[in-house]
RNA sequence: CGCUGAUAAAGGCAAACCCGGCGAAAGCCGGGGACGCAAAGCCACCGGCCUAAAAGAAAUCAUGGCAGCGGGGCUCCCGGC
Numbered sequence: 001c002g003c004u005g006a007u008a009a010a011g012g013c014a015a016a017c018c019c020g021g022c023g024a025a026a027g028c029c030g031g032g033g034a035c036g037c038a039a040a041g042c043c044a045c046c047g048g049c050c051u052a053a054a055a056g057a058a059a060u061c062a063u064g065g066c067a068g069c070g071g072g073g074c075u076c077c078c079g080g081c
């Protein structure tokens, strides 16, 4: 450097749910809590999904979100080859 996560160590993150806050909502943030995760670290670039305030007669619509849906990009601990 490349591949890999069977075994091991040190540690890390934290679903549902509850409380508080923000938001029109989806959802997000903080605390509690652990279903899980070897990138469940970061980035909405591609696909997908959620929401629909504003706009619109309506259908609709992202400028709002989801990185714990898949792909891609960047970075990283330890072991094995």
Stems, first nucleotide, its partner, number of pairs: 002081004012037002017032006035068001041074003045071003048066003055060001